[in-house]
Context: one part of a larger RNA
RNA sequence: CGUACGAAACUUGAGGAGUUUUCUCUUUAGUACGAGAGGAUUUGGAGGGACGUACCUCUGGUGUUCCUGUUGUCACGCCUAGUGGCAGCGCAGGGUAGCUAAGUACGGCAUGGAUAAGUGCUGAAAGCAUAUAAGCACGAAGCCGUCUCCGAGAUCAGGUUUCGAUGGUCCAAUGGACCUGGAGCCCCCUGAGAGACGAUCAGGUUGAUAGGCCGGUGGUGUAAGGCAAGCAAUUGUCUCAGCUGACCGGUACUAACGGGCGAAUG
Numbered sequence: 001c002g003u004a005c006g007a008a009a010c011u012u013g014a015g016g017a018g019u020u021u022u023c024u025c026u027u028u029a030g031u032a033c034g035a036g037a038g039g040a041u042u043u044g045g046a047g048g049g050a051c052g053u054a055c056c057u058c059u060g061g062u063g064u065u066c067c068u069g070u071u072g073u074c075a076c077g078c079c080u081a082g083u084g085g086c087a088g089c090g091c092a093g094g095g096u097a098g099c100u101a102a103g104u105a106c107g108g109c110a111u112g113g114a115u116a117a118g119u120g121c122u123g124a125a126a127g128c129a130u131a132u133a134a135g136c137a138c139g140a141a142g143c144c145g146u147c148u149c150c151g152a153g154a155u156c157a158g159g160u161u162u163c164g165a166u167g168g169u170c171c172a173a174u175g176g177a178c179c180u181g182g183a184g185c186c187c188c189c190u191g192a193g194a195g196a197c198g199a200u201c202a203g204g205u206u207g208a209u210a211g212g213c214c215g216g217u218g219g220u221g222u223a224a225g226g227c228a229a230g231c232a233a234u235u236g237u238c239u240c241a242g243c244u245g246a247c248c249g250g251u252a253c254u255a256a257c258g259g260g261c262g263a264a265u266g
Stems, first nucleotide, its partner, number of pairs: 001153001005164007015150004021049006033038001051107005059101004066094005071087006111145003118138004167179005184261004188204005209255003212251005218244003225238005
C1' cells in the first nucleotide's frame, strides 16, 4: 500500500515444514521344522539406546558481592573495638531467583485409502491351460491421509461475532471553511512472563507497571554492644541472632507527565 466504510477479537485451511528411529528380554515355544546340531514365521507383554519437545518439583551446576570465615597491606577511627579500599570476586565455605543437564515429564503409537515387487479368484482369445485380454481381490518402514507447527499478499486477498460512523457556527450555500465529538489506535512514559533493534506482553492515577517501604519465603549461620568466666587466646548469655540481589504478597510514598491520528468514501 492492497484486501471496495473504519476498527477489535475469534477462526476456516489452499499451501508449506516436521515427525514417522532402533535394540534387547519375555509369552506363543524349546513348539513348527530338522536324524541331530540347532531353531523360527506369527501374536501378546515389558524394558532400554539415540533423537526431539517442554520444564526446574526433585538431584546437581552456575549464581563477580546474598551470608560467613580468613591472610597481607593501607586508610578512617576516643578504643588491642569496629568498618572500608586493593591483592583474579584476594583466597576459602555455602547459596535465593534466573539460566541450565547429568535432572524431571512427554513423544514416535494405532488406523484408513491407492499401490510396488509379489500372491490369487473367475476367465476367454486358443473346447485344454492361463492371476488378464473384460472383470474382481490381497499386498510394504515407501505414497496420500491420520499426528505436530506455520499459514488469507491463498491479489480467487475467505468466514463469524462485536463496537463505531456526533453535534454546532459561518459563508459569494446541490457545496465549502472552522469548532466539537468519535469505536479504536499510535507517539510518549513505568516495566517484564518479552527482547539484538523493531516486535510481543503487563500497565499509565477509575492505577499495584517499576522503584521505595512493610510482612513473608529462601540463603547464611548466632551480628554489634553489654554482662559473666578465664592470666590470656577465647568461651558462655541476651541470640535459631544479625544481615539479606533477582522470589511471594501488601501498601500510592516516588515515577507512569503529556501529545496526536482516526471511518459514506471510491

Large-subunit ribosomal RNA, domain VI from Symmachiella dynata, 266 nucleotides, folded computationally. NCBI's taxonomy places the organism under Bacteria, Pseudomonadati, Planctomycetia, Planctomycetales, Symmachiella. RNAcentral holds the full RNA, with entries from Rfam. It matches the Rfam family "Bacterial large subunit ribosomal RNA". Gene Ontology terms of the family: ribosome and structural constituent of ribosome.